[in-house]
RNA sequence: GGGGUGGUAGCUCAAUUGGGAGAGCGUCGCCCUUGCAAGGCGAAGGCUGGUGGAUCGUAUCCAUCCCACCCCA
Numbered sequence: 001g002g003g004g005u006g007g008u009a010g011c012u013c014a015a016u017u018g019g020g021a022g023a024g025c026g027u028c029g030c031c032c033u034u035g036c037a038a039g040g041c042g043a044a045g046g047c048u049g050g051u052g053g054a055u056c057g058u059a060u061c062c063a064u065c066c067c068a069c070c071c072c073a
Base pairs, nucleotide, nucleotide: 001072002071003070004069005068006067007066010025011024012023013022019056027043028042029041030040031039049065050064051063052062053061
């Protein structure tokens, strides 16, 4: 330099055909317990890597840039 895969909550990851952003773990509060753990209930936490474009509408499509990994040279 060329090609490919990925970037979504603190972490690991979903989101089907373009239409309401979610789960598990973790954190916090309450219940339970003499207390802790386990268990039950609830809550907070996201400009979906950046910018631009197409579209009535994009995490999802297109262009470009950034980051990580892999392959080729």
Molecule: transfer RNA
Organism: Candidatus Parcubacteria bacterium